Context: one part of a larger RNA
RNA sequence: CUAGGAGCAAAGGGCACGUAGGCGGUGAAUCAGGUUGAAAGUGAAAGUCGCCAAAAAUUGGCGGAAUGCUCUCGAAACCAAUUCACUUGAGUGAAACAGAGGAGAGUGGAAUUUCGUGUGUAGGGGUGAAAUCUGGAGAUUUACGAAGGAACGCCAAAAACGAAGGCAGCUCUCUGGGUCCCUACCGAUGCUGGGGUGCGAAAGCAUGGGGUGCGAAAAGGAUUAGAUACCUUGGUAGUCCUUGCCGUAAACGAUGAGUGUUCGCCCUUAGUCUACGUGGAUCAGGGGCCCAGCUAACAUGUGAAACACUUUGCCUGGGGAGUAUGGUCGCAAGAUCGAAACUC
Numbered sequence: 001c002u003a004g005g006a007g008c009a010a011a012g013g014g015c016a017c018g019u020a021g022g023c024g025g026u027g028a029a030u031c032a033g034g035u036u037g038a039a040a041g042u043g044a045a046a047g048u049c050g051c052c053a054a055a056a057a058u059u060g061g062c063g064g065a066a067u068g069c070u071c072u073c074g075a076a077a078c079c080a081a082u083u084c085a086c087u088u089g090a091g092u093g094a095a096a097c098a099g100a101g102g103a104g105a106g107u108g109g110a111a112u113u114u115c116g117u118g119u120g121u122a123g124g125g126g127u128g129a130a131a132u133c134u135g136g137a138g139a140u141u142u143a144c145g146a147a148g149g150a151a152c153g154c155c156a157a158a159a160a161c162g163a164a165g166g167c168a169g170c171u172c173u174c175u176g177g178g179u180c181c182c183u184a185c186c187g188a189u190g191c192u193g194g195g196g197u198g199c200g201a202a203a204g205c206a207u208g209g210g211g212u213g214c215g216a217a218a219a220g221g222a223u224u225a226g227a228u229a230c231c232u233u234g235g236u237a238g239u240c241c242u243u244g245c246c247g248u249a250a251a252c253g254a255u256g257a258g259u260g261u262u263c264g265c266c267c268u269u270a271g272u273c274u275a276c277g278u279g280g281a282u283c284a285g286g287g288g289c290c291c292a293g294c295u296a297a298c299a300u301g302u303g304a305a306a307c308a309c310u311u312u313g314c315c316u317g318g319g320g321a322g323u324a325u326g327g328u329c330g331c332a333a334g335a336u337c338g339a340a341a342c343u344c
C1' cells in the first nucleotide's frame, strides 16, 4: 500500500471558519471532450504461439496473436461543457418566542476577615485524642459603626443557552446565534475540507494594581518504627483586575462533520394548530425504557454503535518513547512534527 478498523482492545483532530481539492437537487435542449459500436491504417525485425518439411541441428517455409495508437462513420444513457427553466436542498424578509450566549458600565444583600467604641471575665481554638497557636497589654462572646476583597444562597431542574472551552445576584447599553409560523422572495447560491486563520478550562509566564477567604512551597505541632504524607496551627506565590503571551486537559458522549431512510411507549423545554376529553396533532431540542438490526460482550437502539452515501483527520504487537535528533513556535516553562538501535 491493500484490506480491515476506531464507545470500552491501537485508532476522532479540543472546537470552528474557510482556500485548493473531492463530492453534489429536478426537467428540457444543444454539443460530442470522456464513454461506447463498427470499419480502415499502423503496431519493423528478432522474439513468442500454431502448422508444415526434415535423420538431426543454434535449420528452413507459412500463418496467428500483439490488450496499444491514429483516422473515418455512427450512438447519446451517464460524466464533463453550454443554454433555458423549476423548487423540495441552501438562503432572505414579515409576525411571534425562549434563553446563566458574549462584551462593557453601574449597583445589592448575606457571610468571612480586620479595625473603632461599648459590654464582660477567663479561658478560646483545634482534634480520634492532643499540641503548636491565641488570651489580664482583656481574648472568645455580644451590640453598634466603619473598611476592604472575593463569591453570588433560595429560585434550580435528567432544565436553558453556546461551535467547543464554557456560561448563574440585580439593572442598563451594545451585540451574536436559534426555534416556530403563515406565507412572500431568491433560484442549487450546497456538503466536507490537506495546508491556512481564529477561538480555546486550569496551571504557568511578563507589566502595573489588588489582596477578604482559600492556599502549592517553605515552617511549626501531632501521628508513626519512620511520616519529606493523611490531621492540625499560622502562611508566600497564586487565586481577583489590566494588557500581552502560553495552546495544553480523562479539552469525554473516551462516539469527526453532513445528508437520507427506519416498531413503539413515557417524561420534559420553546413554539404552532385544534379543542374543553386538562386531551389530540405537528415541529426543533433535552432525558428514560424498548422492537428489529448491530455488537466479542457490555451495551447501543429515530440525538444509533441500525441501513446507505459524501468527505476529512487517525490506527497497524508490547517496551524503548511521545524519548533522541533536527525543523518551526515560545520570554521561559515547554508545545508541535517525530524516529532508530536494542529487547520480549
Stems, first nucleotide, its partner, number of pairs: 003316003007298001012312001014199004021192003025086006033079002035075004040070003048064006089189001091185002096179002101175007108152001113147006123134002161166001204245003208241002213239002219233003256311006264289006271282004293300001317344003326337004